[in-house]
A computed fold for a 72-nucleotide RNA from a Candidatus Saccharimonadota bacterium, annotated as transfer RNA.
The sequence was found in a public genome assembly.
The source organism's lineage runs through Bacteria, Bacteria candidate phyla and Candidatus Saccharimonadota.

Parts: sequence; C1' cells; structure tokens
RNA sequence: GCCGCCUUAGCUCAGUGGUAGAGCAACGGUUUUGUAAACCGUAGGUCGUCGGUUCAAGCCCGACAGGCGGCU
Repeated sequence: GCCGCCUUAGCUCAGUGGUAGAGCAACGGUUUUGUAAACCGUAGGUCGUCGGUUCAAGCCCGACAGGCGGCU
C1' cells in the first nucleotide's frame, strides 16, 4: 500500500427495512438472626462518527475513525 471482518446497555452478544432486546452485572423488594442463593420488580441506549437512499434505517450505500486478520 491492497483486501476482508467487527463496532448495539457497565460486560458478553441477539436483532435479514416498520415499537431496540436477552443473559450476566447494578439498584429496590420478598425471604434469612445476618450474608449468599432463589423469586419478583426497576433503571440503564446519540445502535462508532458524518453524509446518502427510503414514507420509514441498528439493518441498504459511501466516506472517515478505532479494533482484528490476510496479502504484498
């Protein structure tokens, strides 16, 4: 230098154009002498950034940034 993949909640990851989700973690409650476990509930998101397509974009297209890998 060229090519490919990845970027979504604190963490690990789903989500094939029409209301953004799960597990774990956090917080509150029930239970316990107390803690843990269990059960119930609550909160937590500029979907990397900027543009484009579309009635509508996490999803499609482009550029850029970061990460990983390959080729030279």

Model confidence (mean pLDDT): 83 of 100.